[in-house]
RNA sequence: CGUGCUAGGUGGGGAGUUAGCGGUGCCCUGUACUCGCAAGCCGCUUUAGCGAGACUGAAUUCCUUUUUUGAGGAUUGUCUAGAUAGACCUCUACCAGUGUAGCGUGGCGUCGAAAGUUUGGCCCUGUGCGGCAGGAGACUAUGAACCCCGUCAGAUUCGGAAGAAAGCAGCGGUAAAUGGUUGUCCCUGGGUGUUGUAGGUUUACCUAACUUGAGUUGGGCUUGUCUGGAAAUGUAGGUCUAGCGGUUCGAUAAUUGGUGCGCG
Numbered sequence: 001c002g003u004g005c006u007a008g009g010u011g012g013g014g015a016g017u018u019a020g021c022g023g024u025g026c027c028c029u030g031u032a033c034u035c036g037c038a039a040g041c042c043g044c045u046u047u048a049g050c051g052a053g054a055c056u057g058a059a060u061u062c063c064u065u066u067u068u069u070g071a072g073g074a075u076u077g078u079c080u081a082g083a084u085a086g087a088c089c090u091c092u093a094c095c096a097g098u099g100u101a102g103c104g105u106g107g108c109g110u111c112g113a114a115a116g117u118u119u120g121g122c123c124c125u126g127u128g129c130g131g132c133a134g135g136a137g138a139c140u141a142u143g144a145a146c147c148c149c150g151u152c153a154g155a156u157u158c159g160g161a162a163g164a165a166a167g168c169a170g171c172g173g174u175a176a177a178u179g180g181u182u183g184u185c186c187c188u189g190g191g192u193g194u195u196g197u198a199g200g201u202u203u204a205c206c207u208a209a210c211u212u213g214a215g216u217u218g219g220g221c222u223u224g225u226c227u228g229g230a231a232a233u234g235u236a237g238g239u240c241u242a243g244c245g246g247u248u249c250g251a252u253a254a255u256u257g258g259u260g261c262g263c264g
Stems, first nucleotide, its partner, number of pairs: 001264005008056003011029004019045005033053005062258002067254002072249006079243006087235002092232001094229004099225004103220001105218004115211004120206002123200005128194003132189004137182006148173004156165003
């Protein structure tokens, strides 16, 4: 140098699962054989997929001590920013109050504030004195065909006669009743009036007197506080996203080093 074999290779990684390893499945990287098995699973045991077949093959291609690169994943944070629904009312802000204290302003006040006591009025009831209305009463007028009275023309009845009896009309009077006048005494009534009297009421208002001696009162777009209400731009957390960090696994790529046998 040529040639034939063999070892090896023909993707890898992450999470999850597992006593552990690998696979099917999911995700990342990117292209890197075929068939069969396989998620409450399939096959193995630290030598850790099993079974069968094909290709490549000792080197830029296999292995990798070493030094770098860092796709991507997992986990984590009293960190930063944002989003999101709920919880709560301690803080911030919001609403309300004959609430409370102060501040400034206005009124009243030693010609007496507020407070207290007393008297009276007002209010209610009865009553007194009046007044209004009605009634009773008195006077007067009308007023009974008969069933009121008196007198009873005429007429009637009784009688020999004298006379007597009953009695209509008329006249007079009267009862019931209807009017008018009066209104002395009396009776009844009321949203009658008001100078009086007695009692009741004691809150409110007014008046007067006494005690006492400096406050009292309206309201403020004001300050603080209290109570209550509602609820977020409030409070402490949750979840998610992104960023910046920590830890961890780690493909790919580069670098470094290593590497079998036979024949000619």

Bacterial large signal recognition particle RNA from a marine eukaryotic metagenome, 264 nucleotides, folded computationally.
Its Rfam family is "Bacterial large signal recognition particle RNA". From the family's description: The signal recognition particle (SRP) is a universally conserved ribonucleoprotein involved in the co-translational targeting of proteins to membranes.
The model forms 87% of the base pairs in the Rfam consensus.
Its mean pLDDT, the model's own confidence on a scale to 100, is 75.
The sequence is in RNAcentral, with records from MGnify.